[in-house]
Molecule: SAM riboswitch aptamer (S box leader)
Organism: Clostridium saccharobutylicum DSM 13864
RNA sequence: AUCUUAUUAAGAGUGGUGGAGGGACCGGCCCUAUGAAGCCCAGCAACCUGAAAAAAUCUUCAUUUAAAUUUUUUCGUUGGUGCUAAUUCCUGCAGGAGAAAUCCUGAGAAAUGAGAG
Numbered sequence: 001a002u003c004u005u006a007u008u009a010a011g012a013g014u015g016g017u018g019g020a021g022g023g024a025c026c027g028g029c030c031c032u033a034u035g036a037a038g039c040c041c042a043g044c045a046a047c048c049u050g051a052a053a054a055a056a057u058c059u060u061c062a063u064u065u066a067a068a069u070u071u072u073u074u075c076g077u078u079g080g081u082g083c084u085a086a087u088u089c090c091u092g093c094a095g096g097a098g099a100a101a102u103c104c105u106g107a108g109a110a111a112u113g114a115g116a117g
Base pairs, nucleotide, nucleotide: 002116003115004114005113006112007111008110013041015040016039017038021031022030023029025092027090028089042084043083044082047080048079050075051074052073053072054071055070056069057068088109093106094105095104096103097102
């Protein structure tokens, strides 16, 4: 690179460094010397991990307890990521509403986590 699956309307900087780009791609529309990307610090969040509580399942001749597994809730912590302009900034393909502008729904694409390989 590829496959599976979940999420993507919320949240988070008047910091330091750096010095011209950035918002995946297309077309738009934006951000940016009143300082882009990158890096550091700070912060946000709760995907995996962790802690606590509850319920269910399994095991048994039966009951109880424990263990295990699953689900839900809470915390925001030991660690792993991720994220910190604009809905994933809008859009591309299909369908629907509308006189039109435009709006709605789904898919695709993308991003991130977890797993596979």